Source information:
The RNA shown here (transfer RNA) has 84 nucleotides and comes from a Candidatus Uhrbacteria bacterium. It matches the Rfam family "tRNA". It is annotated as a transfer RNA. It was read from a public genome assembly.
[in-house]
This record gives sequence, structure tokens and C1' cells, in this order.
RNA sequence: GCCGCGAUGGCGGAACUGGUAGACGCGCUGGACUCAAAAUCCAGUGGUAGCAAUACUGUGGGAGUUCGAGUCUCCCUCGCGGCA
Repeated sequence: GCCGCGAUGGCGGAACUGGUAGACGCGCUGGACUCAAAAUCCAGUGGUAGCAAUACUGUGGGAGUUCGAGUCUCCCUCGCGGCA
């Protein structure tokens, strides 16, 4: 230099053909149980602001296509593998 694959919460990891992003698990928070804890069970849990209702924002970064993009196209960054 060329080719292929990948980047989604605090972490792992889903998302069918473009159509509610974050299922599921871990962790964390609160509660139940216990003398106390562990285990187990129940509820909650992306971020920011706010007392709250709620609002805004969010798939590595930027742009494009589209009514609509995590998903398609282009450029860039980073990681892994291969070829030279």
C1' cells in the first nucleotide's frame, strides 16, 4: 500500500427486509428474607437538565440517500485478521 471483518449502556451482547434502539445477561440502586450476611426472590436502572411532571440528546467521527438509517452509500479515526 491493497483486501476482509469490526466499533451499540458501566461491562458483555441482541436488533428480522431500513420502520418503538438498547432485548437478554452481568453490574449497580432500593426492597423482601436473615440475629447479621451470602444465596435467592421482587422492583428500578442510557445520558444531560429539572424537586417533579417533563424536555432535550444518544449506535466511533463527519457527510449523503430516504417520509424514516445502528442497518444503505462516501470520507475519516481506531482495533483485529490476511496479502504484498